A computed fold for a 1472-nucleotide RNA from an uncultured prokaryote, annotated as small-subunit ribosomal RNA.
RNA sequence: AGAGUUUGAUCCUGGCUCAGAAUGAACGUUGGCGGCGUGGAUUAGGCAUGCAAGUCGAGCGAAACGCCUUCCUUCGGGAGGGUGGAAAGCGGCGUAAGGGAGAGUAACGCGUGGGUAUCUACCCCGGGGUCCGGAAUAGCUGUGGGAAACUGCAGGUAAUGCCGGAUGAUGUCUUCGGACCAAAGAUUUAUUGCCCUGGGAGGGGCCCGCGUCCUAUUAGCUUGUUGGUGGGGUAAUGGCCUACCAAGGCAUCGAUGGGUACCGGGCGUGAGAGCGUGAUCCGGCUCACUGGGACUGAGACACUGCCCAGACACCUACGGGUGGCUGCAGUCGAGAAUCUUCGGCAAUGGGGGAAACCCUGACCGAGCGACGCCGCGUGCGGGAUGAAGGCCCUCGGGUUGUAAACCGCUGUCAGUGGGGAGGAGGAAAGCGUAAGCUUGACCGAGCCUCAGAGGAAGCGCGGGCUAAGUUCGUGCCAGCAGCCGCGGUAAUACGAACUGCGCGAACGUUAUUCGGAAUCACUGGGCUUACAGGGUGCGUAGGCGGCCAACCAGGUCAGGUGUGAAAUCCCACGGCUCAACCGUGGAACUGCGCUUGAAACCGGAUGGCUUGAGUGAGCUAGGGGUGCACGGAACUUAUGGUGGAGCGGUGAAAUGCGUUGAUAUCAUAGGGAACACCGGUGGCGAAAGCGCAUCACUGGAUCUUUUCUGACGCUGAGGCACGAAAGCUAGGGUAGCGAACGGGAUUAGAUACCCCGGUAGUCCUAGCCGUAAACGAUGAGCACUGGGUUGAGGGAACUUCCACAUUCUCUCGGCCGUAGCGAAAGCGUUAAGUGCUCCGCCUGGGGAGUAUGGUCGCAAGGCUGAAACUCAAAGGAAUUGACGGGGGCUCACACAAGCGGUGGAGGAUGUGGCUUAAUUCGAGGCUACGCGAAGAACCUUAUCCUGGUCUUGACAUGCUUGAGAACCUCCUUGAAAGGAAAGGGUGCCCCUCGGGGAGCUCUUGCACAGGUGCUGCAUGGCUGUCGUCAGCUCGUGUCGUGAGAUGUCGGGUUAAGUCCCUUAACGAGCGAAACCCUUGUCCCUAGUUGCCAGCGAGUCAAGUCGGGGACUCUAGGGAGACUGCCGGUGUUAAACCGGAGGAAGGUGGGGAUGACGUCAAGUCCUCAUGGCCUUUAUGACCAGGGCUGCACACGUCCUACAAUGCGCCGUACAAAGGGAAGCGAACCCGCGAGGGCAAGCAAAUCCCAAAAAGCGGCGCCCAGUUCGGAUUGCAGGCUGCAAUUCGCCUGCAUGAAGCCGGAAUCGCUAGUAAUCGCGGGUCAGCAUACCGCGGUGAAUAUGUUCCUGAGCCUUGUACACACCGCCCGUCAAGCCACGAAAGUGGGGGGCAUCCGAAGUCGCUGAGCUAACCCGCUGGGAGGCAGGCGCCGAAGGUAAACUCCGCGAUUGGGACUAAGUCGUAACAAGGUA
Repeated sequence: AGAGUUUGAUCCUGGCUCAGAAUGAACGUUGGCGGCGUGGAUUAGGCAUGCAAGUCGAGCGAAACGCCUUCCUUCGGGAGGGUGGAAAGCGGCGUAAGGGAGAGUAACGCGUGGGUAUCUACCCCGGGGUCCGGAAUAGCUGUGGGAAACUGCAGGUAAUGCCGGAUGAUGUCUUCGGACCAAAGAUUUAUUGCCCUGGGAGGGGCCCGCGUCCUAUUAGCUUGUUGGUGGGGUAAUGGCCUACCAAGGCAUCGAUGGGUACCGGGCGUGAGAGCGUGAUCCGGCUCACUGGGACUGAGACACUGCCCAGACACCUACGGGUGGCUGCAGUCGAGAAUCUUCGGCAAUGGGGGAAACCCUGACCGAGCGACGCCGCGUGCGGGAUGAAGGCCCUCGGGUUGUAAACCGCUGUCAGUGGGGAGGAGGAAAGCGUAAGCUUGACCGAGCCUCAGAGGAAGCGCGGGCUAAGUUCGUGCCAGCAGCCGCGGUAAUACGAACUGCGCGAACGUUAUUCGGAAUCACUGGGCUUACAGGGUGCGUAGGCGGCCAACCAGGUCAGGUGUGAAAUCCCACGGCUCAACCGUGGAACUGCGCUUGAAACCGGAUGGCUUGAGUGAGCUAGGGGUGCACGGAACUUAUGGUGGAGCGGUGAAAUGCGUUGAUAUCAUAGGGAACACCGGUGGCGAAAGCGCAUCACUGGAUCUUUUCUGACGCUGAGGCACGAAAGCUAGGGUAGCGAACGGGAUUAGAUACCCCGGUAGUCCUAGCCGUAAACGAUGAGCACUGGGUUGAGGGAACUUCCACAUUCUCUCGGCCGUAGCGAAAGCGUUAAGUGCUCCGCCUGGGGAGUAUGGUCGCAAGGCUGAAACUCAAAGGAAUUGACGGGGGCUCACACAAGCGGUGGAGGAUGUGGCUUAAUUCGAGGCUACGCGAAGAACCUUAUCCUGGUCUUGACAUGCUUGAGAACCUCCUUGAAAGGAAAGGGUGCCCCUCGGGGAGCUCUUGCACAGGUGCUGCAUGGCUGUCGUCAGCUCGUGUCGUGAGAUGUCGGGUUAAGUCCCUUAACGAGCGAAACCCUUGUCCCUAGUUGCCAGCGAGUCAAGUCGGGGACUCUAGGGAGACUGCCGGUGUUAAACCGGAGGAAGGUGGGGAUGACGUCAAGUCCUCAUGGCCUUUAUGACCAGGGCUGCACACGUCCUACAAUGCGCCGUACAAAGGGAAGCGAACCCGCGAGGGCAAGCAAAUCCCAAAAAGCGGCGCCCAGUUCGGAUUGCAGGCUGCAAUUCGCCUGCAUGAAGCCGGAAUCGCUAGUAAUCGCGGGUCAGCAUACCGCGGUGAAUAUGUUCCUGAGCCUUGUACACACCGCCCGUCAAGCCACGAAAGUGGGGGGCAUCCGAAGUCGCUGAGCUAACCCGCUGGGAGGCAGGCGCCGAAGGUAAACUCCGCGAUUGGGACUAAGUCGUAACAAGGUA
């Protein structure tokens, strides 16, 4: 410090997620030791038991009991003295501290800084005093009540308990005269206590400034309320309380209400600012079962005190009582979750005491928990045959891995035994004459001893982020997942193994906080299009504000000073072996107060100024506003005239109107609405908005001048006003248009688009509504920052004047562009640039501008405005493609123009389907379907079927056992394969003659073979298609943040990205072209098997022969064609058009040749190959059957339907091929297929071989025929082991459909279509198929509107799996959260009212009454019980408010691989 994730890719916006640190944690797996910390966060829920506050005999009276001792004794004991002294009581001090908890509290509660009208036991310092009396009462004794708790009566007793008097001031009060107030003693050498008073220290009380969470869907709150006076009350101020008086007080700087919450030092995080938090430790506050109350006291309204009420629990003899763990342990409950019913007062501290000492769950320690931090260990060194095992493997090896074993060594920790420094310090105190002695609950270092590597390693992760990968299993299953996402048969992502990486007594997960997040932006963000400018103005509060001078000192700045507790953090040093931890010192604590100073700036007060602002005067422009009323065109209606059949409307129609006279046309009259041309990115207005013309009233602006005022300004939360259209209310008006509605069309439907009608409305008046894509999607104001150009309105200069032109200047409206800005598009003096001021608004998408509450409205609805839940995106701009029922240009048998077909018939063939034991498999729009298959009777042939067989195998290699050469013959069984059996035969090399070896065959066993089994979506190779379309790219440069662009665009041209020109491009590559083959002309060379003109021979005839190379031809080489020449067009180009010449002319014809890529196209059944599967079978062999099966459908063909034909006879002319297990002449036989015999030929020699259409002649005469040939019968032939399923051919006979083919559809642009035959491959045989060859040989098109496809440019896009795309809504199903809802259940805080406990206060007090007084069996003062009153908790009642839950039903919303209906949006999305 960043990273992942929106896209095909890019930049941006923006959310989500991750890496870090942390925790009082919890959970999972694992777990050796120690140190230091830490541990009920939930139910402030309930609690058994024990302990947690006592102490003082030197305040007091008494005393059980023990010891010593004296006396008496009935020997049981009794009495006395001394001493110690439990338990209880009176009294004093303490119990208000310490300890616990965080419920309440949004507050002077806390923090910080100040203040004073106050108190303070114990402690310290000072001054003074401590005199004289008195009356009671517990305990105790006696006697009652009660289960108990407890309690009544009588008697008598003490005090440092209580009371009176005296003395009083430096004390208090004071009207300044005066008045008032105290005490306690104890032991006794001397101390200590007590009382009054002053001061101190420390500690409180109270008051004030400032700071201290969320909510306005809480906007008004308040009657003791705010203030005053008198009184009361308190330690003390004060409405703290009370009576009276006044009517105040608080609040948008957020009162009141609601929610939540103890606060701070600090802690976590962070660079910081901040954000979060308030465990442990420290300070403060509050609470003590819940609520209320006072008493005592220095201090409480009191955690382990009291009273009352309530809930709960316990005891009970049912009459009554008792209790309060939020002290330490412990228990139950709830919970994911938090410990021992331990030891000790040894240390520190506290209470009491003169002290010893006692008490102390404060505290110190131990225990439990890896809860946290820190430290240590689980060995160290050597050790390669790199052991075994595991895993992987290309089978070579690699890795685990020096790791282990093994050898040597050490002894930390833990363990055994021993030992004990230190925590304890110096005093005080005690004992002792003195020296001197005396305190450890718990922990226990270092050290010594023993034994032995012995007792001690796991957890998470390995797709990216993010360090670390292989194999197997699984097969969208099981599962993983923080985000993106993995898993559908080759998963580095699931599970396992091996291995690696990280950390390590831990490691992961979950939860939470901060960070990253500049993702609430003070530091430090934004608002044209991504979320975001209010519709516009006026204006209140507020915020901000021009120039000069002097002043003040609130802000500001500087110095000094007080405070900012300690701990924590930081620094230094030190102590535990180190560290964690701890100690000491320093720094810091960014704050607040006081004080001194400065005076620039902000602020304040004063005086001035004119440039901001306003104002006066003089012009000017204008659809600015309101009212009144005028005009013409058009429309429509009415009336009349002319006229006579249609009009209207549409893509086409129909509804509609019209012979009762429409439309059209003329005239007249009426009506309402809107104002053509001018008219213009022209004007005005704040915006909405404003358009015929006149008049009246009226708002604003600009310019010129610079008169006057003298900062009067800018913005503007609330507020007020204006505010298109639609809509609403009332009343008018209504020509045209026109929601709704009716009708006609369209359509699958058409509640639409189109047409005919038509009501509200549109118009006017008065009022409401208050919203718009109210847009420049751009708030207002001021200032600054290069220009160019243009429009509108003024002014000035120049010109003698006017006008025009030019220049300057002010204002308004536009365009283009510099810098700059911006994600880009773009903006650019009219900023989206650079600054300042003020306001509004935003913080992922959906849910949702919805619900709810409030408020406004007559309503419709507006304003304000959430959450649950859900997604990982949603978006902006730009890029490349693809697409468009977008555009432009261009091409192609694409259409058109033609010729011939298919689709109808019969047959052939392939496919589907059906059938079957099986009908093997593949191919599926174009690009499957006479395709793989260049030829299924057996074979072929297969995981096709039935049946019979073999198992190292039909085939390959190696090892191994045994036998035998190999091999040949024969027999049996069987359908064959196969099984079983017999015989013959012995070769080569060595040889010791026993045998051994090589090779081959059979055999045994092992490795393995084999598979046309699966996966073409794991692959190679090959192929199809777009497409022989003209495209596809690269290097360098340039532009752009980038994806990318440029080049490759543009203008021409071409078949072509072909070439030329222009040009931030210049070049290049793959394609196109050319090179190659073939064909067309000529030449040269050569001349057999080909040829034969001339010469010769020869024949019935024939290049048959001699010869010849002239010709044809053959096959080698060359020439030729290049827009080369001419003319025109064109940019002096490329090129095009025409022409000449030429065999051929603009690529001469044809072929081969197929760019980057697309279709997960096809093929695992050509071949190769990964993986999987199979191994007496999915392999191999064999027989038979099937692949040929037939209601049907489709594709491709053949033959036809006839006379341009058919049949017969005669006759002519090819090319290209094939031939030895072959082609096979001639001759003979057969009607023929064919057969017989057989010449020739491995071929320019021989054969296949006849070419056919054509030509000549004859017949047929338009018919199901002398067309057509299917089908069937009989008889034959050929091939073959074999033609039954299932071949081909021949002859005779038979003679089906069919008379030119619906919708639709195919091929072809010239030697082409059409038509005619010939050959070849496959092949034993079988060809209408396929591949070739030649013969005859047309028509039409010089066009690009349309259909299809393609190319380039451009445009739009919400598509990128790319339009076979994307995507919307209802309905149906499941699930989730939410709203409404008759009602129902509960919580909270108030208000009113009733009742009214305890208790203080007040009044009363006839009852009771020790101290004091008196005139004394009594009275008084004083006190008490009791009563009454005010207040008053809990409780009751009632009406409201508010919050939460449940709720039949209901509403929309979110989500959910393959439901229904349509097609709304994205392209002009088919009606923008």
RNAcentral holds the sequence, with entries from ENA. The coordinates come from a structure-prediction model, not an experiment, and the mean pLDDT is 83.